Source information: Predicted 3D model of a 134-nucleotide RNA (FMN riboswitch aptamer (RFN element)) from Rummeliibacillus stabekisii. The source organism's lineage runs through Bacteria, Bacillati, Bacillota, Caryophanaceae and Rummeliibacillus. It matches the Rfam family "FMN riboswitch aptamer (RFN element)". From the family's description: The RFN element is a highly conserved domain that is found frequently in the 5'-untranslated regions of prokaryotic mRNAs that encode for flavin mononucleotide (FMN) biosynthesis and transport proteins. The prediction has a mean pLDDT of 77. The model forms 100% of the base pairs in the Rfam consensus. RNAcentral holds the sequence, with entries from Rfam and Ribocentre.
């Protein structure tokens, strides 16, 4: 350094305060979160290679629910399929900086990203160890 299998561990957040109401953490008002890998004009170290770092809405993935078939399973589709949009800087902005605006499975229940439940569950990944080859 670099392949395979294989164990171990991790591995998602969020209603403050009001309003109507018989009842609403579900409507109104207003609050409040943003998983995983990429990219990548930030920021940080460092003299530099170089090293970490930085997107809910660019690009892809994952739990869930749904049809179909030749049903241990694979194909479509549903689900963030949310146009993000305005302005600034600049040689360039989907990612900087301002402002604005907008999403978000399935059951339950007064309509729920935020309660409750499936789930002490899966699960994208991510560390570390064992092993194998150069």
């Nucleotide at each position: 350094a670099u392949a395979u299998u294989c164990c171990u561990u991790c591995g998602g957040g969020g209603u403050c305060g009001g309003g109507u109401g018989a009842a609403a953490u579900u409507c109104c008002c207003a609050a409040u979160c943003g998983a995983c890998g990429g990219u990548g004009a930030u920021g940080a170290a460092u003299c530099a290679a170089u090293u970490c770092u930085a997107a809910g809405c660019c690009c892809g993935u994952g739990a869930g629910c749904c049809u179909u078939u030749u049903u241990u399973a694979a194909a479509g589709g549903c689900a963030g399929g949310a146009u993000u949009u305005u302005g600034g800087u600049g040689a360039g902005a989907a990612u900087c900086c301002a402002a604005a605006g907008c999403c978000g499975a399935c059951a339950g229940u007064a309509u729920a990203g935020u309660c409750u439940g499936g789930a002490u569950g899966g699960g994208a990944g991510a560390a570390g160890g064992a092993u194998g080859u150069a």